[in-house]
Molecule: small-subunit ribosomal RNA
Organism: uncultured prokaryote
RNA sequence: GAGUUUGAUCCUGGCUCAGAACGAACGCUGGCGGCGUGGAUUAGACAUGCAAGUAGAACGCCGGUCAUGAAGUAGCAAUACGACAUGACAGGAGUUGCGAAAGGGUGAGUAACACGUGGGUAAUUUACCGCAAAGACGGGGACAACCUGCCGAAAGGUGGGCUAAUACCGGAUGUGGUCCGACAGGGGCAUCCCUGAUGGACUGAAGCUGGGGAUCUUAGGACCUGGCGUUUUGCGAUAAGCCCGCGGCCUAUCAGCUUGUUGGUGAGGUAAAAGCUCACCAAGGCGAAGACGGGAAGCCGGUCUGAGAGGACGAUCGGCCACACUGGAACUGAGACACGGUCCAGACACCUACGGGUGGCAGCAGUCGAGAAUCUUUCACAAUGGGGGAAACCCUGAUGGAGCGACGCCGCGUGGGGGAUGAAGGGUUUAGGCUCGUAAACCCCUGUCAUCGGUGAGCAAUGCUUCAGGUUUAAGAGAUAUGAAGUUGAUAGUAGCCGAAGAGGAAGGGACGGCUAACUCUGUGCCAGCAGCCGCGGUAAUACAGAGGUCCCAAGCGUUGUUCGGAUUUACUGGGCGUAAAGAGUGCGUAGGUUGUGAGGAAAGUCUGAUGUGAAAUCUCCGGGCUCAACCCGGAAACUGCAUUGGAAACUAUCGAACUAGAGGAUUGGAGGGGAGACUGGAAUUCUCGGUGUAGCAGUGAAAUGCGUAGAUAUCGAGAGGAACAUCAGUGGCGAAGGCGAGUCCCUGGACAACUCCUGACACUGAGGCACGAAAGCUAGGGGAGCAAACAGGAUUAGAUACCCUGGUAGUCCUAGCCGUAAACGGUGCAUAUUUGCUGUAAAAGGAUUCGACCCCUUUUGUGGCGUAGCAAACGCGUUAAAUAUGCCGCCUGGGAAGUACGGUCGCAAGAUUAAAACUCAAAGAAAUUGACGGGGGCCUGCACAAGCGGUGGAGUAUGUGGCUUAAUUCGAUGCAACGCGAAGAACCUUACCUGGCCUUGACAUGCAAGUGGUAGGAACCUGAAAGGGCGACGACCUAGCAAUAGGAGCUUGCACAGGUGCUGCAUGGCUGUCGUCAGCUCGUGUCGUGAGAUGUUGGGUUAAGUCCCGCAACGAGCGCAACCCCUGUGUCCUGUUGCCACCUGAACGAGAGUUCGGAGCACUCUGGACAGACUGCCUUGCUUAAACGAGGAGGAAGGUGGGGAUGACGUCAAGUCAGUAUGGCCCUUACGGCCAGGGCUGCACACGUACUACAAUGCCCGGCACAAUGGGAAGCAAUACCGCGAGGUGGAGCAAAUCCUCAAAACCGGGCUCAGUUUCAGAUUGUCGUCUGCAACUCGACGGCAUGAAGCUGGAAUCGCUAGUAAUCGUGGAUCAGCACGCCACGGUGAUACGUUCCCGGGUCUUGCACACAC
Repeated sequence: GAGUUUGAUCCUGGCUCAGAACGAACGCUGGCGGCGUGGAUUAGACAUGCAAGUAGAACGCCGGUCAUGAAGUAGCAAUACGACAUGACAGGAGUUGCGAAAGGGUGAGUAACACGUGGGUAAUUUACCGCAAAGACGGGGACAACCUGCCGAAAGGUGGGCUAAUACCGGAUGUGGUCCGACAGGGGCAUCCCUGAUGGACUGAAGCUGGGGAUCUUAGGACCUGGCGUUUUGCGAUAAGCCCGCGGCCUAUCAGCUUGUUGGUGAGGUAAAAGCUCACCAAGGCGAAGACGGGAAGCCGGUCUGAGAGGACGAUCGGCCACACUGGAACUGAGACACGGUCCAGACACCUACGGGUGGCAGCAGUCGAGAAUCUUUCACAAUGGGGGAAACCCUGAUGGAGCGACGCCGCGUGGGGGAUGAAGGGUUUAGGCUCGUAAACCCCUGUCAUCGGUGAGCAAUGCUUCAGGUUUAAGAGAUAUGAAGUUGAUAGUAGCCGAAGAGGAAGGGACGGCUAACUCUGUGCCAGCAGCCGCGGUAAUACAGAGGUCCCAAGCGUUGUUCGGAUUUACUGGGCGUAAAGAGUGCGUAGGUUGUGAGGAAAGUCUGAUGUGAAAUCUCCGGGCUCAACCCGGAAACUGCAUUGGAAACUAUCGAACUAGAGGAUUGGAGGGGAGACUGGAAUUCUCGGUGUAGCAGUGAAAUGCGUAGAUAUCGAGAGGAACAUCAGUGGCGAAGGCGAGUCCCUGGACAACUCCUGACACUGAGGCACGAAAGCUAGGGGAGCAAACAGGAUUAGAUACCCUGGUAGUCCUAGCCGUAAACGGUGCAUAUUUGCUGUAAAAGGAUUCGACCCCUUUUGUGGCGUAGCAAACGCGUUAAAUAUGCCGCCUGGGAAGUACGGUCGCAAGAUUAAAACUCAAAGAAAUUGACGGGGGCCUGCACAAGCGGUGGAGUAUGUGGCUUAAUUCGAUGCAACGCGAAGAACCUUACCUGGCCUUGACAUGCAAGUGGUAGGAACCUGAAAGGGCGACGACCUAGCAAUAGGAGCUUGCACAGGUGCUGCAUGGCUGUCGUCAGCUCGUGUCGUGAGAUGUUGGGUUAAGUCCCGCAACGAGCGCAACCCCUGUGUCCUGUUGCCACCUGAACGAGAGUUCGGAGCACUCUGGACAGACUGCCUUGCUUAAACGAGGAGGAAGGUGGGGAUGACGUCAAGUCAGUAUGGCCCUUACGGCCAGGGCUGCACACGUACUACAAUGCCCGGCACAAUGGGAAGCAAUACCGCGAGGUGGAGCAAAUCCUCAAAACCGGGCUCAGUUUCAGAUUGUCGUCUGCAACUCGACGGCAUGAAGCUGGAAUCGCUAGUAAUCGUGGAUCAGCACGCCACGGUGAUACGUUCCCGGGUCUUGCACACAC
């Protein structure tokens, strides 16, 4: 920095990721080299080999080889052998010296002077080494080895005998040293230290070797000289011991620990101080600045990380410590309490003759075991270093090298350039293309690494030998500095160099939803699987698996583990606590922390200079060496620290002396439910007694339990008893908080004010501690009226261990004691200071005024409201801070588990307090926003209710649906918003379903190829239910061309393809339903808010309306509303046939009235065009002046959107439709396609919806008679006429229509029926006879006649529609249609009711709550 809590936001807060690192491990892969690095676990056990020896110039001995001499033996001799002696060489064990205490390994233990750092040692030692001084005289006796006896399996032991030394032991000498005594000088840190002179006592030694001129000799040497060794002492160097200051883990659920403990005296002991040890004496010592206990741990330089501060770690390298099978102990020695020494004990292992012995890889290799896991039983002492030696030299698993491991870091390579037909192939595709991709092929080059051949280093200088020449010396010995030559290499025939050949031998891993760079196809279908977090997968998965492509890194890449970072998420740098986690219930006060003013002293902190130290390596910088780098070398810087010392004096601390502004005391006042005790009072409830009085009372939503005729309730009087104190009473008072309320008296605490005086920093906070602390609860004793847990009963309820009712015990009250907790809250610790204001209220003082007071003004203290700056995530806080600062205390660190368990403390108990973890989740949470919701509120509205009318639900039938059935009963629609819906009409067809029979380029389209003139077509015939399959007379067409012929059409065959009412409406388009014709839904700019968002659109009125007006940080705009459109209602004008007939006229009929026909005509009706008309325009009035608007009125055919229609905002329901069409994907292809026949969609125990017809008298039947409109009509409507009871038939005038056809009914008039299921109601069902349509009415049409005459007497709970020409009721027409309409869509006739908005339902708007947001 990012992801993740939400619909979205801001904050808090956790979880997770990206980075770096590793002694790593695992998976896949693996070319080379350099430099590093590699048993982290079992301080488990170890076979085998090696890791510490060396010196013969300290010493004796043993055997051997060689050389010389040689007695002797054999032999004639040459010669051979050769004891013995001497010398040389290598060896063996032993004595002796030095070393073995170093080097090397490991980290078990250790919380400690173990380590780091800085000091002290006047309290010490130091072999070998350096410097200096002085010495080394003269004797002695042994013990190993060796020989020999014995014991033992062995290891080994033991006895006797011989022997050397630089082994051992006396003696002498004393420069010195040590101790004691007294003296002088110097120094220091308390004891003291150093130096000098002096008296006394004590105290040492070893020889080996080289050479030699003179002299001497027992011929060995003496003697001289060089070197080494040795003794004593001093100094140094090196190394070590001891002591001290400071520093660095967790835990208080470890709070007290300690008897050699703390100190003293004396003694012992050590190299050395010391209770180090001991005897005696005293009773100390340590601890909240964490003793004691428990847990984990070697420490450091450093390493990793980090901006730093920090955090984690302590491999390799370096310093220190500790350990060496486990535990203990000492010896030797300069040094050890000793890794490859000793002794004892133990465990383990091995040998054994069972008696007894032996061993110690945490040395280098190596083995086993355990483990995720860590190497060769290698080469060499050539180099560096160590031990011994005079040296040569020997030893050295230290070390130098090689080997193994991609374990890490670094470097190199796996080729470079050209190369488009953008090849083949893969992938994808919208089928055109795009991509892998200049990638490949192909052409031209190069030669790193690897391979082969050749050549071939540096690390080497010492030392030694020889020579030259200098010093030492008496010396040409010897020793020694210098020069020359020779000699010494494990790595290694390696590095490097040269040559050869050939692109030839050398690329993988992970990822690709977001974080996070990188996308598609296929498979799979909440399966298989993925996943670090969020999360993917339920049929179109960029998240699983495979593939192609892409991205990242690269001889590696990922995963896992761990550390730091990000995490300011323990906050020193650098956090918080009103509501997110977090202020202790409150006060008093101890330690501690902090602390007023002006001077002075000293200098602890502080600042500054110098000196020492802060090892090296590491890090950083500069330079250099390996071809570069890693790596290595040199230098500088750094090491932020500690110590010593000089200086400064502002601040803090400190010392003494002052001051008064903080704090406190004294005096005088007023206010107050502050606290404790005692006494007193009235109202009310209950109970008791007495009177009056009678049937109920009480209680509830309604009841019941309960009380009452044994007299209640009610009412009057008297009495008893307990508890609580109405009114006053107030965001008013007091108190630290809890809390405190009738009155009086007594005792008592605090705050506040005024005025002066006094003390002189006495202050603030406060871990532990102490005290107080509501209610409930507990103990003991009282008291008990009312109320009331528990309990009982009655109700409510599905239940009701509750809410409601009737009772009722603890308790509530008092005294004494315990408990110690509360939403003990202002959810806000205490104190001090600073910082604009306004306005209430309580109290006090002062002022002004008044006769006096109140009101008023000022100040102070307390208590409230609103608000500036500022703060805050926001809400909000705001001189009573949550602002600005300081001091001190308490507390917090994701949610849950859990304020729980265990342990401790307290309590009589209940319980309180202190206080975890395992495990689990990716959140939990705060504030605010928009919605939705509420059996929240306000306002408004709708046939929503109410007022009515008529229905449904009951009956029969029709129709649709469910269910059941079936070979099939095709499919879809399913709350409103499916159910007379798709379907404006299933006998066949339709038809999608079932059964059966058939077809396969197909019933239909396009293209390609081939064939085809007796071709296409096709009568007739056969078969068949048809489809289909055969046979087949006859027999064509178009274009070009004279024709042959070619092309087309057609047909046949084959290939592409057709076809699918198969799936997915949750992949879609389009269309539609619904909320809802509800009044809403938004935008631009501005403003406000960190933001989501808000404002506008809210408010006051008003409207059918976000309609309009006013106001307003908003101003405007868009989609909706309204209007514009159509029909209808009025008028004017025009038009005048097929419409009309008033006036005029002719004819016919008639007694007349009048009727009919014709002419003329267009007045009226009407047809269909144009125009006018309605706008709150006018008047009155109401509301708030007004406006908008409302109410009423005039005029008008119509009045306040006149009535009706069309018109449906943003969106919601993954609403409906893949079966209307279109369409992605999937599926079928002799079938899920196509044709045909028959059946089914009509099936019937049942349930529901929608309708029709009724149940009758406001009716039915019969007769008479009047008045419409919309429409339709040619495969049609059909008149007059005739036939039939009728459906209908015959027939066909007229009409492609304002001309012809298509009968209105209810109503009205007259008659009958007379209230009933045996009706003149109703018509189902059934029988029979018919009519019509149609190839065909069996399944399965409609209608008619006769006969039959079911249920039904107005319909339970419930429920639907409707506000005016509406409901209701009556008929008529049309579409579909061969036929079939109770359905649908239209048309006209007759023609009702509404006080109103409390409630139910739906909707709108404002507000409020919310733990809801797939939204109750």